[in-house]
Molecule: THF (Tetrahydrofolate) riboswitch aptamer
Organism: bovine gut metagenome
RNA sequence: CAGAGUAAGCCUGCGUGCGUUAAGUGUCGUGUGAACGGGGAGUUGUCACAUGAACGAAAAGAAGCUCUUGCGAUACGCUUGCUGCAUCCCGCUG
Numbered sequence: 001c002a003g004a005g006u007a008a009g010c011c012u013g014c015g016u017g018c019g020u021u022a023a024g025u026g027u028c029g030u031g032u033g034a035a036c037g038g039g040g041a042g043u044u045g046u047c048a049c050a051u052g053a054a055c056g057a058a059a060a061g062a063a064g065c066u067c068u069u070g071c072g073a074u075a076c077g078c079u080u081g082c083u084g085c086a087u088c089c090c091g092c093u094g
Base pairs, nucleotide, nucleotide: 001094002093003092008083009082010081013078014077015076016075017074018072019071020070027053028052029051030050031049032048033047034046038090039089040088041087059069060068061067062066
């Protein structure tokens, strides 16, 4: 000097749920917490949870309170592909 490797995030598909009597998702504010290559430190970045604010939706059929087909920036699990230390120091390979 160059390179390798992670957690995690997003996407695809499948399955099981939730909502469709509107919760959830998304946006903004506040608070708390977590994770961030093998080791250490670690943010104004990321994620989760709590809470507040504004905004806000796709139902249809059968039937008779249930089912089916849809719909939702819907939840979880598995899966496909992509991205991938904020940054600093040390280590590893050449």